[in-house]
RNA sequence: UCCUUAUUCAGAGCAGCGGAGGGAACAGGCCCGAUGAAGCGCGGCAACCUGCCGAAAGGCAAGGUGCCAAAUCCUGCGGUAUUGACCGAAAGAUAAGGU
Numbered sequence: 001u002c003c004u005u006a007u008u009c010a011g012a013g014c015a016g017c018g019g020a021g022g023g024a025a026c027a028g029g030c031c032c033g034a035u036g037a038a039g040c041g042c043g044g045c046a047a048c049c050u051g052c053c054g055a056a057a058g059g060c061a062a063g064g065u066g067c068c069a070a071a072u073c074c075u076g077c078g079g080u081a082u083u084g085a086c087c088g089a090a091a092g093a094u095a096a097g098g099u
Base pairs, nucleotide, nucleotide: 002098003097004096005095006094007093008092013042014041016040017039021032022031023030026076027075028074029073043068044067045066048064049063050061051060052059053058072091077088078087079086080085
C1' cells in the first nucleotide's frame, strides 16, 4: 500500500498549558468555538487484541490500540415511499488477521 472480517444512534471532560480555529477529503447544508477551537497535559469511557477464571455462556482486569458535541453531524449512489421517512450500497474511521 492493498485485501478480508467485525463494529460504526451506547459510553466518556477538566479551576492546567495553549490562543483561532474545528466538525476526515470534495460539494452543498447545518453546527461548535474568546463563556476559549486545534494541539499538549491530566482525567475518563469502552472492551477489538491481550491476561486471569470458567465445560460453556460469560465474568474480572486494563498491558497494546482506539475513543471522549451532534448517528461516521446530515446529504451526495440505488430502491421503497412521496415532503419527508425507511432500507441498502459506496466512502471514511477503528480493531484483528493476511499481503
Annotation: A computed fold for a 99-nucleotide RNA, annotated as SAM riboswitch aptamer (S box leader). It matches the Rfam family "SAM riboswitch aptamer (S box leader)". Rfam's curators write: The SAM riboswitch is found upstream of a number of genes which code for proteins involved in methionine or cysteine biosynthesis in Gram-positive bacteria. Its mean pLDDT, the model's own confidence on a scale to 100, is 84.